[in-house]
RNA sequence: GGUGCCGUGGUGAAGUAGCUAACACGGCGGUCUGCAAAACCGCUAUUCAUGGGUGCAAAUCCCAUCGGCACCU
Numbered sequence: 001g002g003u004g005c006c007g008u009g010g011u012g013a014a015g016u017a018g019c020u021a022a023c024a025c026g027g028c029g030g031u032c033u034g035c036a037a038a039a040c041c042g043c044u045a046u047u048c049a050u051g052g053g054u055g056c057a058a059a060u061c062c063c064a065u066c067g068g069c070a071c072c073u
Stems, first nucleotide, its partner, number of pairs: 001072007010025003026044006049065005
């Protein structure tokens, strides 16, 4: 220098046939309890790496950039 894959909440991770972003752990509040643990209920992403484009509509398609990993030279 070239090619491929990846970049989603505090963490791991699904969604990548375009139309309200699962789940688990964690955190916060509540119920219960003599207190707590456990259990149960609720909440916790509207900048899905960043910028731009297409489109009625983009995490999802296209381009560029940044970062990570692998391979080639």
RNAcentral holds the sequence, with entries from ENA and MGnify.
This is a predicted structure of a 73-nucleotide RNA (transfer RNA) from a Minisyncoccota bacterium.
Model confidence (mean pLDDT): 80 of 100.
NCBI's taxonomy places the organism under Bacteria, Bacillati, Minisyncoccota.